A computed fold for a 75-nucleotide RNA from a Candidatus Firestoneibacteriota bacterium, annotated as transfer RNA. Rfam family: tRNA. Rfam describes the family as follows. Transfer RNA (tRNA) molecules are approximately 80 nucleotides in length. The family's RNA type in Rfam is transfer RNA.
[in-house]
RNA sequence: UCCUCGGUAGCUCAAUGGUGGAGCAUUCGACUGUUAAUCGAAGGGUUCCUGGUUCGAGUCCAGGCCGGGGAGCCA
Numbered sequence: 001u002c003c004u005c006g007g008u009a010g011c012u013c014a015a016u017g018g019u020g021g022a023g024c025a026u027u028c029g030a031c032u033g034u035u036a037a038u039c040g041a042a043g044g045g046u047u048c049c050u051g052g053u054u055c056g057a058g059u060c061c062a063g064g065c066c067g068g069g070g071a072g073c074c075a
Base pairs, nucleotide, nucleotide: 001071002070003069004068005067006066007065010024011023012022013021018055026042027041028040029039030038048064049063050062051061052060
């Protein structure tokens, strides 16, 4: 330098171009002698950044940043 995959909640990951969800974690409640387990509920998101297309973008397009993998160069 090139190719490829990825970046979404505290963590691990979903989401056909049409209101962004789940599990775990956190908080509260139920259950009970108490704790744990179990069950229920709640809170938590500028979807990496900047533009573009579109009535509408997490999703499509362009550029950039970061990370994983591969290739090249190393005269």